[in-house]
Context: one part of a larger RNA
RNA sequence: UAUGCUUGUCUCAAAGAUUAAGCCAUGCAUGUCUAAGUAUAAACACCUUAUACUGUGAAACCGCGAACAGCUCAUUAUAUCAGCAAUAAUUUAUUUGAUGGUUCCUUACUACAUGGUAUAACCGUAGUAAUUCUAGAGCUAAUACAUGCGUAAAGUCCCGACUCGCUUCGGUGGGGAGGGAUGUAUUUAUUAGGUUCAAAACCAAUGCGUCCUCUGGGCGGUUACAUGGUGAUUCAUAAUAACUGAUCGAAUCGCACGGCCUUGUGCUGGCGAUAGUUCAUUCAAAUUUCUGCCCUAUCAGCUCUCGACGGUAAUGUAGUGGAUUACCGUGGCGUUAACGGGUGACGGAGAAUUAGGGUUCGAUUCCGGAGAGGGAGCCUGAGAAACGGCUACCACAUCCAAGGAAGGCAGCAGGCGCGCAAAUUACCCAAUCCUAGUACAGGGAGGUAGUGACAAGAAAUAACAAUACUGGGCCUUUUCAGGUCUGGUAAUUGGAAUGAGAACAAUCUAAAUCCCUUAACGAGGAUCCACUGGAGGGCAAGUCUGAUGCCAGCAGCCGCGGUAAUACCAGCUUCAGGAGCAUAUAUU
Numbered sequence: 001u002a003u004g005c006u007u008g009u010c011u012c013a014a015a016g017a018u019u020a021a022g023c024c025a026u027g028c029a030u031g032u033c034u035a036a037g038u039a040u041a042a043a044c045a046c047c048u049u050a051u052a053c054u055g056u057g058a059a060a061c062c063g064c065g066a067a068c069a070g071c072u073c074a075u076u077a078u079a080u081c082a083g084c085a086a087u088a089a090u091u092u093a094u095u096u097g098a099u100g101g102u103u104c105c106u107u108a109c110u111a112c113a114u115g116g117u118a119u120a121a122c123c124g125u126a127g128u129a130a131u132u133c134u135a136g137a138g139c140u141a142a143u144a145c146a147u148g149c150g151u152a153a154a155g156u157c158c159c160g161a162c163u164c165g166c167u168u169c170g171g172u173g174g175g176g177a178g179g180g181a182u183g184u185a186u187u188u189a190u191u192a193g194g195u196u197c198a199a200a201a202c203c204a205a206u207g208c209g210u211c212c213u214c215u216g217g218g219c220g221g222u223u224a225c226a227u228g229g230u231g232a233u234u235c236a237u238a239a240u241a242a243c244u245g246a247u248c249g250a251a252u253c254g255c256a257c258g259g260c261c262u263u264g265u266g267c268u269g270g271c272g273a274u275a276g277u278u279c280a281u282u283c284a285a286a287u288u289u290c291u292g293c294c295c296u297a298u299c300a301g302c303u304c305u306c307g308a309c310g311g312u313a314a315u316g317u318a319g320u321g322g323a324u325u326a327c328c329g330u331g332g333c334g335u336u337a338a339c340g341g342g343u344g345a346c347g348g349a350g351a352a353u354u355a356g357g358g359u360u361c362g363a364u365u366c367c368g369g370a371g372a373g374g375g376a377g378c379c380u381g382a383g384a385a386a387c388g389g390c391u392a393c394c395a396c397a398u399c400c401a402a403g404g405a406a407g408g409c410a411g412c413a414g415g416c417g418c419g420c421a422a423a424u425u426a427c428c429c430a431a432u433c434c435u436a437g438u439a440c441a442g443g444g445a446g447g448u449a450g451u452g453a454c455a456a457g458a459a460a461u462a463a464c465a466a467u468a469c470u471g472g473g474c475c476u477u478u479u480c481a482g483g484u485c486u487g488g489u490a491a492u493u494g495g496a497a498u499g500a501g502a503a504c505a506a507u508c509u510a511a512a513u514c515c516c517u518u519a520a521c522g523a524g525g526a527u528c529c530a531c532u533g534g535a536g537g538g539c540a541a542g543u544c545u546g547a548u549g550c551c552a553g554c555a556g557c558c559g560c561g562g563u564a565a566u567a568c569c570a571g572c573u574u575c576a577g578g579a580g581c582a583u584a585u586a587u588u
Base pairs, nucleotide, nucleotide: 001584002583003582004581005580009458010457011456015451016418022416023415024414026413027412028411031064032063037061038060043056044055045054062437071371072370073369081292082291083290085288086287087286090285091284096280097279098278116145122138125135126134127133155182156181157180158179159178162175163174164173165172166171183248185244187242188241189240190239191238192237208220209219210218211217212216228235250274252273253272254271255270257269258268259267260266261264294342295341296340301333302332303331308330309329310328311327312326313325314324315323346368347367348366350361351360352359353358373394374393376391377390378389396407398405399404424449426448427447428446432445433443434442435441464494465493466492467490468489469488470487471486472485473484474483475482476481499528501521503518505517531577532576533575534574535573536558537557542572544571545570546569553560554559
């Protein structure tokens, strides 16, 4: 684990893994709205404040989620997985914290107090046997889609009209109106991103100090100023030149209304929401390092021009890499068991057993992996090679008017099949949490009941007294016997106790049920009746009775049975465990 017999209470509770990752009717399991994206519903409500906009709000657009959760264990043996490390080789919606004055290409302009058109819902016309199928006509929205202005000063770099010196007329040293470029992101190239070899003298230039006969000269000492991080980078960061069929830099929404006056429907302003670039953070992900895995040699050589091992370059990728391609080289693994085969093999945390060492199990609630009938491919997206997404093929299989159309329960229930082998087509989002635009919706995640002798825990089926009978110890006693203490047996008698059951009620609960409470009921052969296996030995317990007669049968093993059976079949008695006991199987 299954089966047999039996079963009163309470708690707890596994449960179609094993066989067929076999097939599935039906229903449900993923949707979602706040003050705050979009409402002219020809929907509803109240009418008094609402002629752009009152409130509620179906539908629909838009956004987000649907990659989580749940299920299963088919594959899979250095694969997965576990522990230990790496990303300086990368991506990351969301969360949280930071972060942007530069957009126009410049004189007849170009809305900025705000520009555009095109669709759903809606309305109507239609097609098909049929679907969550669609077409044509007519409108109308945006945080959908697509455009697109406005904004300080300085600095820096480049060009540079012109101009001042020196000049060996080749140049060279200054000044410079004006013009252009200069945000961020992308791509490329270049530069910076410092520092363990020291001292002295001289020359030049510059600033500093000091002295002087200040157009200038002498002396002195000095070369001062700056550079983040790591074990480590071509890192962070900054700069220059370009690049881009040019990323972002808000034409958005709500609630309060206030302040200033030059009273203009003037200027200005608070708290949020939603967007948005880059950097970090968080949630992760993807690869990789080292070590570790069952049986098998009736598996000894394996791999490689169809990548096997390495190099160079490119491609591809988020990124590394023979991942792929081109060109080279000839390698790489193996008795320390490669390669192959098997596995009733997903791995681990763990479970059973065990003095210690071990042995066996681990489908199963936690972590990781893989898969959705079998393979393959792909779209969308931050994230999928997604299946309650799509496209083919194969295998199944449904509807059909025969033209076509639709499908994937190893989600929850449920059915068939398979089998030794496994529950209700129930109720609910009240709890735990998750998702969404979200305090409100949704959730077969999950919870609650039902089935349930998988296991596990507590624990009834009587207790007491008197009487009768019968013991034991002690005392008294001449015995019969008596007393005292204490047992047992009684279809004798007696009142007490109590739940199982059933039930007003309350409680429990989302609503119930159960439990825990609790009125009135509820026990004498207390029929409110305890079984299951044994009784030769092992091994606790009959040499009792009847039946059978090497038959029927029992018996794990030894054995029993052939006419006096302790062993078969029964009755009685008795032993063991006891709401359980026995059997089969696996394992220690």